[in-house]
Molecule: c-di-GMP-I riboswitch aptamer
Organism: Pseudidiomarina gelatinasegens
RNA sequence: UGCUUUAAAAGGCAAAGCUACUGAGAGGUAGUGACGCAAAACCUCCGGUCCAACUGGUAUGGGCGGCUUUAUAGCCAACCAAAUUAGCGGAUAGCGGGGCUGCAGGC
Numbered sequence: 001u002g003c004u005u006u007a008a009a010a011g012g013c014a015a016a017g018c019u020a021c022u023g024a025g026a027g028g029u030a031g032u033g034a035c036g037c038a039a040a041a042c043c044u045c046c047g048g049u050c051c052a053a054c055u056g057g058u059a060u061g062g063g064c065g066g067c068u069u070u071a072u073a074g075c076c077a078a079c080c081a082a083a084u085u086a087g088c089g090g091a092u093a094g095c096g097g098g099g100c101u102g103c104a105g106g107c
Base pairs, nucleotide, nucleotide: 002107003106004105005104012037013036017032018031019030020029021028022027035094042099043098045097046096047095048092049091050090051089054087055086056085057084060081061080062079065076066075067074068073
């Protein structure tokens, strides 16, 4: 320098839970704590999953006003709310792929 990751780890990271702060939320940050991790360093490019404040659409509900009618019924309907859904909205890099850098070992 190139290829590679069976075993090991000097040093490193730190799941859940708990505490504090923060966010609409998913979640994040710090402390504590270790389930695990050879990239559990970093980056949302692709897929997945999660959230629903914001923007847009919509099932549905309400409904100013109007039309038809024997009718308390039917129809149209400004506008309002809205489960849900989409976003070049957000989260997850410890969901997977990809990119990029690095440690150790082997050849």